The part of an RNA shown here (small-subunit ribosomal RNA, central domain) has 346 nucleotides and comes from a metagenome. Rfam family: Bacterial small subunit ribosomal RNA. The prediction has a mean pLDDT of 88.
[in-house]
Context: one part of a larger RNA
RNA sequence: CUGGGUGUAAAGGUUAUGUAGGCGUCUUAUUAAGUCGGGUGUGAAAUCCCUUGGCUCAACCAAGGAACUGCAUUCGAUACUGGUAAGAUUGAGUACGAGAGAGGUAAGCGGAAUUCCGGAAGUAAGGGUGAAAUCUGUAGAUAUCCGGAAGAACACCAUUAGCGAAGGCGGCUUACUGGCUCGAUACUGACGCUGAGAUAAGAAAGCUAGGGGAGCAAACAGGAUUAGAUACCCUGGUAGUCCUAGCUGUAAACGAUGGGCACUAGGUGCAGGCUCGAAAGGGUCUGUGUCGCAGCUAACGCGUUAAGUGCCCCACCUGGGGACUACGGUCGCAAGGCUAAAACUC
Numbered sequence: 001c002u003g004g005g006u007g008u009a010a011a012g013g014u015u016a017u018g019u020a021g022g023c024g025u026c027u028u029a030u031u032a033a034g035u036c037g038g039g040u041g042u043g044a045a046a047u048c049c050c051u052u053g054g055c056u057c058a059a060c061c062a063a064g065g066a067a068c069u070g071c072a073u074u075c076g077a078u079a080c081u082g083g084u085a086a087g088a089u090u091g092a093g094u095a096c097g098a099g100a101g102a103g104g105u106a107a108g109c110g111g112a113a114u115u116c117c118g119g120a121a122g123u124a125a126g127g128g129u130g131a132a133a134u135c136u137g138u139a140g141a142u143a144u145c146c147g148g149a150a151g152a153a154c155a156c157c158a159u160u161a162g163c164g165a166a167g168g169c170g171g172c173u174u175a176c177u178g179g180c181u182c183g184a185u186a187c188u189g190a191c192g193c194u195g196a197g198a199u200a201a202g203a204a205a206g207c208u209a210g211g212g213g214a215g216c217a218a219a220c221a222g223g224a225u226u227a228g229a230u231a232c233c234c235u236g237g238u239a240g241u242c243c244u245a246g247c248u249g250u251a252a253a254c255g256a257u258g259g260g261c262a263c264u265a266g267g268u269g270c271a272g273g274c275u276c277g278a279a280a281g282g283g284u285c286u287g288u289g290u291c292g293c294a295g296c297u298a299a300c301g302c303g304u305u306a307a308g309u310g311c312c313c314c315a316c317c318u319g320g321g322g323a324c325u326a327c328g329g330u331c332g333c334a335a336g337g338c339u340a341a342a343a344c345u346c
Stems, first nucleotide, its partner, number of pairs: 003318004007300002012314001014201004021194003025088007033081002035077008049065006091191001092188004096183004103177007110154001114150007125136002162169002206247006215241002220236004258313006266291011295302002319346003328339004
């Protein structure tokens, strides 16, 4: 390069916005760049191929032909692609009217529980385990009641539910704010899809500075267990977990399934609209589950939310190990991240 692939065998980028690029609705006119046809010129010779001929044959050599699939130029064709001009409305969007929601940010508030402190009352245990012990307690604990303080998380509702691009989001109220769905008209008039680089967002842990610190709890200490026990169990316990500002940029970041458009039986549930109907019950759009036809699949399974049938764009794979490594580059305070081999070996 040409293929074949990417749910689980190697392989979908963590997610989005979007630059270049690639691809792109309908009609008319025009152009003739791509495209198609003809002519002319050129495409050295040798080689290759065909037909003959010469060395006794062959290799080899010679002659003729064909070919040289190309390039240039010219004359045409105009369906398709492209350019230009004009128009259209179905793709896309805007306006309007409704609607649902743990979408985001900030501030305030609330109750339960936990721990600690003070007080009351009260006495010998409490705690913990498979059993114990370390541990707490006569300097009055545990259990009970009252008061106070602190921090963190929000039981029930709760869910195959909802929202968000993903990460993720759950007490209540207020303010600001993003997106989405439905409906009926009007408007713009291809404004679209994808997206290398780039930019932004990105769980947990970790890092820097300053706060905070109730509970939990790496490390650590002790008690057990055990042959040992650098563990599992127990008693403690510091970073951390929380907040503010910044950094890091990774995850089984998973639906292990990139995005968009179109097409291809249905049944049944849930959520939000609209609509027909007196009701029962239907219709339709969007989302979310489940079962299943055709089809696909190595099978499992997928199956209008496709892993089916097609088109467009991006990313990635090419035997296992070495190796999510070395070296180099680059980013980072560091930890480390991104990019990414080879020898060797099976």